[in-house]
Context: one part of a larger RNA
RNA sequence: GGCAAUCGGUGGAUGCCUAGGCGCCAGGAGGCGAUGAAGGACGUGGUAGGCUGCGAAAAGCCUCGGGGAGCCGCCAAACAGGCUAUGAUCCGGGGAUAUCCGAAUGGGGGAACCCACCUGGAGUAACAUCCAGGUACCCUGAGUAAUCAGGGGGCGAACCCGGGGAAGUGAAACAUCUCAGUACCCGGAGGAGGAGAAAUCAAACGAGAUUCCCUGAGUAGCGGCGAGCGAAAGGGGAGUAGCCUAAACCGGAUAGCAUGCUAUCCGGGGUUGUGGGGCCACCAUAAAGUGAUCCAUGAGUAGAUAGCAGAAGCACCUGGGAAGGUGUCCCAUAGAGGGUGAAAGGCCCGUAUGCGAAAUCGAAAGUGGCGCUGGUGGUACCCGAGUACUGCGGGGCACGUGGAACCCUGUGGGAAUCUGGGGGGACCAUCCUCCAAGGCUAAAUACUCCCUGGCGACCGAUAGCGGAAAGUACCGUGAGGGAAAGGUGAAAAGAACCCCGGGAGGGGAGUGAAAUAGAACCUGAAACCGAUUGCCU
Numbered sequence: 001g002g003c004a005a006u007c008g009g010u011g012g013a014u015g016c017c018u019a020g021g022c023g024c025c026a027g028g029a030g031g032c033g034a035u036g037a038a039g040g041a042c043g044u045g046g047u048a049g050g051c052u053g054c055g056a057a058a059a060g061c062c063u064c065g066g067g068g069a070g071c072c073g074c075c076a077a078a079c080a081g082g083c084u085a086u087g088a089u090c091c092g093g094g095g096a097u098a099u100c101c102g103a104a105u106g107g108g109g110g111a112a113c114c115c116a117c118c119u120g121g122a123g124u125a126a127c128a129u130c131c132a133g134g135u136a137c138c139c140u141g142a143g144u145a146a147u148c149a150g151g152g153g154g155c156g157a158a159c160c161c162g163g164g165g166a167a168g169u170g171a172a173a174c175a176u177c178u179c180a181g182u183a184c185c186c187g188g189a190g191g192a193g194g195a196g197a198a199a200u201c202a203a204a205c206g207a208g209a210u211u212c213c214c215u216g217a218g219u220a221g222c223g224g225c226g227a228g229c230g231a232a233a234g235g236g237g238a239g240u241a242g243c244c245u246a247a248a249c250c251g252g253a254u255a256g257c258a259u260g261c262u263a264u265c266c267g268g269g270g271u272u273g274u275g276g277g278g279c280c281a282c283c284a285u286a287a288a289g290u291g292a293u294c295c296a297u298g299a300g301u302a303g304a305u306a307g308c309a310g311a312a313g314c315a316c317c318u319g320g321g322a323a324g325g326u327g328u329c330c331c332a333u334a335g336a337g338g339g340u341g342a343a344a345g346g347c348c349c350g351u352a353u354g355c356g357a358a359a360u361c362g363a364a365a366g367u368g369g370c371g372c373u374g375g376u377g378g379u380a381c382c383c384g385a386g387u388a389c390u391g392c393g394g395g396g397c398a399c400g401u402g403g404a405a406c407c408c409u410g411u412g413g414g415a416a417u418c419u420g421g422g423g424g425g426a427c428c429a430u431c432c433u434c435c436a437a438g439g440c441u442a443a444a445u446a447c448u449c450c451c452u453g454g455c456g457a458c459c460g461a462u463a464g465c466g467g468a469a470a471g472u473a474c475c476g477u478g479a480g481g482g483a484a485a486g487g488u489g490a491a492a493a494g495a496a497c498c499c500c501g502g503g504a505g506g507g508g509a510g511u512g513a514a515a516u517a518g519a520a521c522c523u524g525a526a527a528c529c530g531a532u533u534g535c536c537u
Base pairs, nucleotide, nucleotide: 001536002535003534004533005532006531007530008529009528015522016487017486020459021458022456023455024454025453026452027451028450029448030447031155032154039101040100041099042055043054044053046079047078049075050074051073061095062094063093064092065091066090070083071082072081106115107114108113116135117134118133119132120131121130122129137152138151139150140149141148142147159190160188161187162186163185164184170177174224200207201206211238212237213236214235215234221229222228242440243439244438245384249268250267251266252265253264254263255262256261257260273418275383276382277381278379279378280377281376282375283374288373289372290371291370294369295368296367297366303361304360305359307355308354309353313328314327315326316325317324329346330345331335337349338348339347389413390412391411392410393409394408395407396406399425420435421434422433423432424431474481475480494521497508498507499506500505
């Protein structure tokens, strides 16, 4: 020096565990904000570093309920001092206070700072100083205006609609094309949003608003006919709901004047495609149907925000410890689950089941009120205009200009009112179908920052969220990036005392079931290091 065995050290794998995550389901909630939000800064405790709570009334104040014996939050003990059956701590409802910054809004500003003015008050001999309230901008309404009142502003995870709108990429290069109307930016809204009551489809039969799902179908088509893009009708389901206006005509008010017309506003009327309505004449007029708004009732009810009651076991054995074993018994609308010194229906918390609110929030079905809903003939007054349509240029439709209909519109031109007009994929005819140029509309659909409950052939500390400690430490001027790190024991019983040592550390003693469980603490693999013994050289 090597090999082997044994005993250690180091190290922190593995096993077990879970305080934390992940996913899904159901229900709730779906907003907060000038009555100052979200988010922060700084303070605030007897001693106080961090977290939490709170705000100069500062781990809290008042009040109403719940609850019933301890309490003065956590890391985290200790000392000091207190509170509490006159009901504390704690839990819930309502209220008070709520510094400074922040939309930040008196002006400024390098956020948490600086400097003002007006009114009232405190204070001073007078200033100073302090306290309370007010003082930004925009929109709308009244108004000439001063001014007043209401609203807006900002934040928020996804979902939704609108206005803008890429490129990497694919096409094995690349330009049309694709990626994709995606990402991203902006505006807006709501608990959903959007769409929606046929100028729709269909096909010679018919359907009857919209939305969503399955299918039709990777079909018909589109396409440097490349890459690729990709319907609709119809069928089956979910869910169902339909309405209001403009105009003709009638009445009123106001204004203008050519004094019987015009304009505006208000009320009535009216809302349709087997065309409807107005006006004139005539008939019927009270039954049924329907309603999403409003009022009442249901009802301050159900429910939400604290809670309450809640059955039934003992003995022996092993053991440090009984829930284990043995024996015998009981409950069960409760044998879900968790805890307790090992494995408990009957020990604890609970579970099934039943009950509960002073206060705040607060439905629905249903019912009533109320609203809406006729017919025949005549007349030819009305039926949404820079619109339809159209030339040119674009965009959207699965459809890339194509034979390209249909929808939108930048630009030029520019109708008709039912004997009217649109569509049926160029266009024409016949036929069929539907009434544009005003508006509203629940449900079925999408989503989950958040609350409650439940579940998991989900993870178990290199896993699971980045995070069981944290958006911390740390890095970066900044935008931003971003960790590692869990486990004594049933209970600290956390090792009094003695010895060596400056200490660290160790040896005894003691605790404990165990101390090779001693805090660098469960288990304690391997690499690596050493000690002892044997063998080889």
A computed fold for a 537-nucleotide part of an RNA from Desulfonauticus submarinus, annotated as large-subunit ribosomal RNA, domain I. Lineage of the source: Bacteria > Pseudomonadati > Desulfovibrionia > Desulfovibrionales > Desulfonauticus. The full RNA is in RNAcentral, with records from Rfam. The coordinates come from a structure-prediction model, not an experiment, and the mean pLDDT is 84. Its Rfam family is "Bacterial large subunit ribosomal RNA". Gene Ontology terms of the family: ribosome and structural constituent of ribosome.